Predicted 3D model of a 73-nucleotide RNA (transfer RNA) from a Patescibacteria group bacterium.
């Protein structure tokens, strides 16, 4: 440099263009235990990498831009 795939929580991710973005692990509280890193119950954390656009309605789809891979040169 051309072309193709990915970005949602602190890590792993789920989400047919349509209900309040969901779930695991970690946190945090509280119960429970002789203690507890085990078990139970509750909670906080995401304006979906940025920006516009196109819709009644976008994580989802077009554009550019950042950032990670993989191919080719």
């Nucleotide at each position: 440099g051309u072309g193709c795939c990915c970005g949602u929580a602190g890590c792993u991710u789920a989400a047919u263009g349509g209900a309040u973005a969901g779930a695991g692990c970690g946190c945090a509280g509280c119960c429970c235990u002789g203690c507890g890193g085990a078990g139970g119950c509750u909670g906080a954390g995401a304006u979906u990498g940025a920006g516009a656009g196109u819709u009644c309605a976008a994580g989802u789809c077009u554009c550019u831009c950042c950032g990670g891979g993989c191919a080719c040169a």

Its mean pLDDT, the model's own confidence on a scale to 100, is 81. Its Rfam family is "tRNA". The family's RNA type in Rfam is transfer RNA. Rfam links the family to the GO term triplet codon-amino acid adaptor activity.